Predicted 3D model of a 90-nucleotide RNA (c-di-GMP-I riboswitch aptamer) from Geosporobacter subterraneus DSM 17957. Of the family's consensus pairs, 95% are formed in the model.

RNA sequence: UUGUGUCAAGGGCAAACUUGUCGAAAGGCAAGGACGCAAAGCCAUAGGGUCUAAGGUGCUAUAUUGCAUUAUGACAGCCUAGUUGCCGCU
Numbered sequence: 001u002u003g004u005g006u007c008a009a010g011g012g013c014a015a016a017c018u019u020g021u022c023g024a025a026a027g028g029c030a031a032g033g034a035c036g037c038a039a040a041g042c043c044a045u046a047g048g049g050u051c052u053a054a055g056g057u058g059c060u061a062u063a064u065u066g067c068a069u070u071a072u073g074a075c076a077g078c079c080u081a082g083u084u085g086c087c088g089c090u
Stems, first nucleotide, its partner, number of pairs: 003089003012037002017032006035077001041083002046080003049075003055070005
C1' cells in the first nucleotide's frame, strides 16, 4: 500500500425503554440502560428512500373547525456514493 473481518488483544459506539430538557411535530441533547454495530466516525446542498407538517396553499364550515397538499424541519442505527480512521490476517 492492496484486499479482507475467520481468530486474538486493548478499547469504542449504544436500539428499545425510563427520567430530565428543547421542539408544533418528526426528532435532537443529557443521564441511566444494552438490542445490536468493524466504520453504529463524519457528510442530509451527491442520489434514492423514510418520518413530521408549525407556517404556506386549496377546499370545507362547527368560523378559536376539519380534510388535502407542501420542507424551509428531521433520520447517517434505511441503501448507494464521498471522506477520515484502530487492530488482526493478507